A computed fold for a 72-nucleotide RNA from a Bacteroidaceae bacterium, annotated as transfer RNA. Its Rfam family is "tRNA". Gene Ontology term of the family: triplet codon-amino acid adaptor activity.

[in-house]
RNA sequence: UGGGCCAUAGUAUAUCGGCUAACACGUCAGAUUUUGGUUCUGAAGAGCCAGGUUCGAUUCCUGGUGGCCCAA
Numbered sequence: 001u002g003g004g005c006c007a008u009a010g011u012a013u014a015u016c017g018g019c020u021a022a023c024a025c026g027u028c029a030g031a032u033u034u035u036g037g038u039u040c041u042g043a044a045g046a047g048c049c050a051g052g053u054u055c056g057a058u059u060c061c062u063g064g065u066g067g068c069c070c071a072a
Stems, first nucleotide, its partner, number of pairs: 001071007010025002013022001018055001027043005048064005
């Protein structure tokens, strides 16, 4: 310098353009337990940023930012 891939709760991953965004672990509250753990119930918590397309965007397009890989 060129090319490719990725970015979603605290963490790891899902989600053919219909989202009121899912699951697991974790956190908090309650029940159970002599206490802790286990188990059960409930709750909080997320789309990297800015535009565009669309009735509707996490998803498609453009630019940017950050990370990884390849080539020179």
The sequence is in RNAcentral, with records from ENA.